[in-house]
RNA sequence: UGAGCGGGACAGACGAUCGCCGCUGUACGAGAGUACAGGGGAGGAAAGUCCGGGCUUCACAGGGCAGGAUGCCGGAUAACGUCCGGCGGAGGCGACUCCCGGGAUAGCGCAACAGAAAAUAACCGCUUAGCAACGAGCAGCAUUUUCGAGUUGAUCGCCCUGCUCGUUACUAAGUAAGGGUGAAAAGGCGAGGCAAGAGCUCACCGUACCGGUGGUAACACCGGCAGCCGUGCAAGCCCCAUCCGAAGCAAGACCAAGACGCGCGAGACAGGGCGGCCCGUCCUUCGCGCAGGUAGGUUGCUUGAGACCGCCGGCAACGACGGUCCUAGAUAGAUGAUCGUCCGCGACAGAACCCGGCUUACCGUCCCGCUCAUUUU
Numbered sequence: 001u002g003a004g005c006g007g008g009a010c011a012g013a014c015g016a017u018c019g020c021c022g023c024u025g026u027a028c029g030a031g032a033g034u035a036c037a038g039g040g041g042a043g044g045a046a047a048g049u050c051c052g053g054g055c056u057u058c059a060c061a062g063g064g065c066a067g068g069a070u071g072c073c074g075g076a077u078a079a080c081g082u083c084c085g086g087c088g089g090a091g092g093c094g095a096c097u098c099c100c101g102g103g104a105u106a107g108c109g110c111a112a113c114a115g116a117a118a119a120u121a122a123c124c125g126c127u128u129a130g131c132a133a134c135g136a137g138c139a140g141c142a143u144u145u146u147c148g149a150g151u152u153g154a155u156c157g158c159c160c161u162g163c164u165c166g167u168u169a170c171u172a173a174g175u176a177a178g179g180g181u182g183a184a185a186a187g188g189c190g191a192g193g194c195a196a197g198a199g200c201u202c203a204c205c206g207u208a209c210c211g212g213u214g215g216u217a218a219c220a221c222c223g224g225c226a227g228c229c230g231u232g233c234a235a236g237c238c239c240c241a242u243c244c245g246a247a248g249c250a251a252g253a254c255c256a257a258g259a260c261g262c263g264c265g266a267g268a269c270a271g272g273g274c275g276g277c278c279c280g281u282c283c284u285u286c287g288c289g290c291a292g293g294u295a296g297g298u299u300g301c302u303u304g305a306g307a308c309c310g311c312c313g314g315c316a317a318c319g320a321c322g323g324u325c326c327u328a329g330a331u332a333g334a335u336g337a338u339c340g341u342c343c344g345c346g347a348c349a350g351a352a353c354c355c356g357g358c359u360u361a362c363c364g365u366c367c368c369g370c371u372c373a374u375u376u377u
Base pairs, nucleotide, nucleotide: 001373002372003371004370005369006368007367008366009365010364012342013341014340015339016338017337018336020041021040023038024037025036026035027034028033043348047359048358050357051356052355053354054353055248056247057246058245067244068243069242070241071240072086073085074084075083076082087101088100089098090097091096102239103238107237108236109233110232111231123179124178125175126174127173128172129171130170132168133167134166135165136164137163138162139161140160147157148156149155187205188204190202191201192200206228207226209224210223211222212221213220214219252299253298254297255296261290262289263288264287265286266285270284271283272282273281274280306325307324308323309322310321312319313318343346
């Protein structure tokens, strides 16, 4: 210098004016509240609501079934499906990364297409035996007859017979070395061996088991031993182990107008019922009280597994100690608008009980550590 890997921080800045929601102080007001001043006012994801916990109400002797979640080992934590450190595997030259991680002889199921076959594999191929045909070679061809060469003869050829070899077809066996198909084909590879082959035998590698050493463990290494048939998918059902009560701040708690209900009292006037009248009584009426509780209000509500700094323990996640700080709290839901200056012209996006995570979205800028390549000193 170039190419990368891991982690962290920021998320337009400054000023002015006018607004909105809380808080504090002062003044006024009986109170509700009003005015003024000061100070505070969205995020790294506030999002998706996917996990875990706090908190609240209900349920709950204990155990089991069903259902759900998780799944190598150790640790962290309030808890987790999260995080940290390891182990084995995969990828990368490397820094490093991985939506890789129980069980496939408990049982069921599935394995498209291709292929003979997707699981207790003979399609092609290889080998052996038999049989048939054809071809080649070798041997025979005595007697008679017959074909060809030869005057005759000897002899040779054809034909025929036998044996051997080869090719083709069929049959019966052996064979998992080779071919081809596929995501996946019955441990790999080399040698010996064999009719051909095969862990059939042997060396090396892999695997299972046993032992030793190291490690808390997962596991690693070493040695011995077994020639080691029986594929893959558990993110199909399932099995095993561990964990899980339900609903959620519109949870829940408190105050409580009017109206309704109940009780007590008043009955002066008025109306109605008790068959006409009087008394009495009941209702309508008025007052008081009580209970549940609607509208409404208050609370829950933001001081919390809190943030920052220092130091100590730990590889780390994290934890202990000390100091400092208070940092939105609305309830139809505030956090905005306009103007000016500047720059690289500003992405995704808006709290609603709180917290720890995960996942998803995102213009860009800066910082730290590390790797590889090249060059210079």
The prediction has a mean pLDDT of 76. A computed fold for a 377-nucleotide RNA from a Lachnospiraceae bacterium, annotated as Bacterial RNase P class A. Rfam family: Bacterial RNase P class A. Rfam links the family to the GO terms ribonuclease P activity, tRNA processing and dimeric ribonuclease P complex. The RNAcentral record of the sequence draws on ENA.